[in-house]
Parts: sequence; C1' cells; structure tokens
RNA sequence: GCCGCUGUAGCUCAGUGGUAGAGCGUCCCAUUGGUAAUGGGGAGGCCGGAAGUUCGAUCCUUCCCAGCGGCACCA
Repeated sequence: GCCGCUGUAGCUCAGUGGUAGAGCGUCCCAUUGGUAAUGGGGAGGCCGGAAGUUCGAUCCUUCCCAGCGGCACCA
C1' cells in the first nucleotide's frame, strides 16, 4: 500500500428497511434467623462518526475513525 471481517446496554452477543432485545452484571422487593441460591420487578444504549438513497436507515451506498486477520513491499 491492497483485500476482507468487526464496531449495538457496564461485559458477551442477537436483531438486518417500519423509531432495539437476550444472557450475565447492577438496583429494589419476596423468600431465610442470616447469607447464598431461587422467584418477581426496575434502571440502563439511538446502534463508532459524517454524508447520501428512501415516506422511513442499526440495517442499503460513500467517505472517515478504531480493532482484528490475510497479502504485498522494505531491510
């Protein structure tokens, strides 16, 4: 330098055109003599950034940023 993949809640990941969900974690409640476990409930993200297409974008297109992998180059 070229090619590809990934970027969504604190963490690990789903979702793939109609304004986003799970598990774990966290907070509250119940249960217990107490703790753990278990059960119930809540909070928490506008989806890496910008532009475009569209009535409508997390999803499609372009550019940029970050991470990972491969190839090439130099020595």
Molecule: transfer RNA
Organism: Rhodospirillaceae bacterium